[in-house]
Context: one part of a larger RNA
RNA sequence: GAACGCUGGCGGCAUGCUUAACACAUGCAAGUCGAACGGAAACGAUGGUAGCUUGCUAUCAGGCGUCGAGUGGCGGACGGGUGCGUAACGCGUGGAUAUCUGCCCAGUAGAGGGGGAUAGCCCGGGGAAACCCGGAUUAAUACAAUAAGCUCUACGGAGUAAAGUAUGCCUCUCCUUAGAAGCAUACGCUUAUAGAUGAGCCCGCGUUGGAUUAGCUAGUUGGUAAGGUAAAGGCUUACCAAGGCGACGAUCUCUAGCUGGUUUGAGAGGAUGAUCAGCCACACUGGGUCUGAGACACGGCCCAGACUCCUACGGGAGGCAGCAGUGGGGAAUCUUAGACAAUGGGCGCAAGCCUGAUCUAGCCAUGCCGCGUGAGUGAUGAAGGCCUUAGGGUCGUAAAGCUCUUUCGCCAGAGAUGAUAAUGACAGUAUCUGGUAAAGAAACCCCGGCUAACUCCGUGCCAGCAGCCGCGGUAAUACGGAGGGGGUUAGCGUUGUUC
Numbered sequence: 001g002a003a004c005g006c007u008g009g010c011g012g013c014a015u016g017c018u019u020a021a022c023a024c025a026u027g028c029a030a031g032u033c034g035a036a037c038g039g040a041a042a043c044g045a046u047g048g049u050a051g052c053u054u055g056c057u058a059u060c061a062g063g064c065g066u067c068g069a070g071u072g073g074c075g076g077a078c079g080g081g082u083g084c085g086u087a088a089c090g091c092g093u094g095g096a097u098a099u100c101u102g103c104c105c106a107g108u109a110g111a112g113g114g115g116g117a118u119a120g121c122c123c124g125g126g127g128a129a130a131c132c133c134g135g136a137u138u139a140a141u142a143c144a145a146u147a148a149g150c151u152c153u154a155c156g157g158a159g160u161a162a163a164g165u166a167u168g169c170c171u172c173u174c175c176u177u178a179g180a181a182g183c184a185u186a187c188g189c190u191u192a193u194a195g196a197u198g199a200g201c202c203c204g205c206g207u208u209g210g211a212u213u214a215g216c217u218a219g220u221u222g223g224u225a226a227g228g229u230a231a232a233g234g235c236u237u238a239c240c241a242a243g244g245c246g247a248c249g250a251u252c253u254c255u256a257g258c259u260g261g262u263u264u265g266a267g268a269g270g271a272u273g274a275u276c277a278g279c280c281a282c283a284c285u286g287g288g289u290c291u292g293a294g295a296c297a298c299g300g301c302c303c304a305g306a307c308u309c310c311u312a313c314g315g316g317a318g319g320c321a322g323c324a325g326u327g328g329g330g331a332a333u334c335u336u337a338g339a340c341a342a343u344g345g346g347c348g349c350a351a352g353c354c355u356g357a358u359c360u361a362g363c364c365a366u367g368c369c370g371c372g373u374g375a376g377u378g379a380u381g382a383a384g385g386c387c388u389u390a391g392g393g394u395c396g397u398a399a400a401g402c403u404c405u406u407u408c409g410c411c412a413g414a415g416a417u418g419a420u421a422a423u424g425a426c427a428g429u430a431u432c433u434g435g436u437a438a439a440g441a442a443a444c445c446c447c448g449g450c451u452a453a454c455u456c457c458g459u460g461c462c463a464g465c466a467g468c469c470g471c472g473g474u475a476a477u478a479c480g481g482a483g484g485g486g487g488u489u490a491g492c493g494u495u496g497u498u499c
Base pairs, nucleotide, nucleotide: 002495003494004493005492006491009371010370011369012368013367014366016363017329022327023326024325026324027323028322031074032073033072036071037070039067040066043065044064046061047060048059049058050057051056052055081282082281083280090207091206092205093204094203095202097200099199100198104195106193109190110189115143122135123134124133125132126131149160150159151158152157164187165186166185167184168183169182173180174179209253210252215245216244217243220242221241222240223239224238225237226236227235257279258278259277260276261272262271263270264269284305285304286303287302288301289300307318308317309316310315335361337360338359339358343357344355345354346353347352374404375403376402377401384395385394386393387392408440409436410435411434412433413432414431418426443488444487445486446485447484448469449468450467454483455482456481457480458479464471465470
């Protein structure tokens, strides 16, 4: 954050599974870079060849635009969701340091020379599939050797770096359409330092109940040594000592994410923690790990378990607490929408691509706010209803009639800001102008007292009402209907919750 009953005209701005952290069909939510690389499956342009229906088919050419799959780089640790767990240095606040920090900023020194593989492609094989195996061959900003500085050192030594790519140019060298190992620029690469940002760890204080929970503890508390970590530390291990915590509530147990805030209140205080923002925890359940600057990783991997699905029975696949959506549960909570136009993020030199973040639209009176459903005049106080002491009273200027207006709606025309050049999903929207006709737009609850608002009829302790007191047994202002009245108003009433 509501739900239910009756009712319902419009707009703006917000909110919208509080229950089953139940199970999920389907689509989308994390990619990008050809200016790292070998390449060419697809599409296109161009050119060649063949066939011809003379502009189509087939085929060839990575030379071109591009680019599936693959190697490689960066990003998938952000953004988005949920509140299971957690009473804890988790959070809040104030300190502290034994640490790390990709991209970014400043700045030091350097980027020399060579090597062997491997995916892909090709060939062969296995399998229902997922996928796997063997052979041959190839590239790099992939990988390894060398070693300045740095680190360690028992001073003997040991460990540890780099990478190029693109564009432009031809003065010198090689060579002469031009190009290169040349020059220039840009983006990168390596190393030492400093910053910024982000993070890790530690401490003081604060942080729900229960004593019908009083004792708890064996890596437990401390020391030495070693290991481990980015880093202090029983973090781990060996040995030694016997400590440590506790009525200032340990341990156990119930409940619970914490905060800024929200709500109520004059305040003190109480209750609460939806939306928005910060932190934490989690990602089918439990455990583990690799890569990496950063994870023990929601849309990574491995193992075990439950469940679902495929199977040729040998074996495989999956994880919506992302956005929509489905079933289920429930009193109850929305569209399987549009766009990257803006803001921001990832990659890229860029063009750009991706982005269910986001911006928008859709649904719901769920809330808040605004507007309308007409205005003026109109007394034979019409008809009709209700009441009546039968004279009248009341609904009531209310209606009709006459005059006027056009908000909103509807129909046309113009048409933004959001983007100061291009680019607008929203959207022909907001807004403006013209036209239209009082025309399309009022309900709900109550009327005994509390508590604003009264009579008649029906009923007869019946039917029923009710928040409390209480009404009803023949004159019911309390039940049901009617007339009249009161309150609120696109809402009204009930229920729930908080103060």

This is a predicted structure of a 499-nucleotide part of an RNA (small-subunit ribosomal RNA, 5' domain) from an uncultured prokaryote. The RNAcentral record of the full RNA draws on ENA.